Description:
Transfer RNA from a Polyangiaceae bacterium, 72 nucleotides, folded computationally. Taxonomically the source falls in Polyangiaceae (Bacteria, Pseudomonadati, Myxococcota, Polyangia). Rfam family: tRNA. Rfam classes the family as a transfer RNA. The coordinates come from a structure-prediction model, not an experiment, and the mean pLDDT is 83.
[in-house]
RNA sequence: GCCGAUUUAGCUCAGUGGUAGAGCAACGGUUUCGUAAACCGUAGGUCUCGAGUUCGACUCUCGAAAUCGGCU
Numbered sequence: 001g002c003c004g005a006u007u008u009a010g011c012u013c014a015g016u017g018g019u020a021g022a023g024c025a026a027c028g029g030u031u032u033c034g035u036a037a038a039c040c041g042u043a044g045g046u047c048u049c050g051a052g053u054u055c056g057a058c059u060c061u062c063g064a065a066a067u068c069g070g071c072u
Stems, first nucleotide, its partner, number of pairs: 001071007010024004018055001026042005048064005
């Protein structure tokens, strides 16, 4: 230099155009002499950034950034 993949909650990841979810973690409660476990509940998001298409974009298009991989 060229090519490709990925970017969504604290972490690991779903989500193929119609109000963003799960597990774990956190917090509160029940239970226990107490802790853990178990059960019930709560909170947590500028979906990497910018522009475009669309009535409507995490999702489609273009550009940028970061990380990872391949080729030279």